[in-house]
Molecule: transfer RNA
Organism: Candidatus Buchananbacteria bacterium
RNA sequence: GGGUAUGUAGCUCAGUUGGUUAGAGCGCCACCCUUAUAAGGUGGAAGUCGAUGGUUCGAGUCCAUCCAUACCCA
Numbered sequence: 001g002g003g004u005a006u007g008u009a010g011c012u013c014a015g016u017u018g019g020u021u022a023g024a025g026c027g028c029c030a031c032c033c034u035u036a037u038a039a040g041g042u043g044g045a046a047g048u049c050g051a052u053g054g055u056u057c058g059a060g061u062c063c064a065u066c067c068a069u070a071c072c073c074a
Stems, first nucleotide, its partner, number of pairs: 001073007010026004019057001028044005050066005
C1' cells in the first nucleotide's frame, strides 16, 4: 500500500425484511431479608448505537468517507 471482519450500557452480547418505547446477562446503587456477610427478593441509574455526511415519511439497520481494533496479502 491492497483486502476482509468487527465497533450498541462499566464488561460480554442480542437487535429478524428499515417501522412507532433501544434490550438481556453480569456488574453498580438503594431497600427488604440476615446477628453480619454471601445467596435470595423488589426497585433504580447507566446508551445521542465509533465519527461525519447522504438516501428515506422514517436509519442501530442502507450508501460514502474517515477513525480504532483484529486478521489475510504484498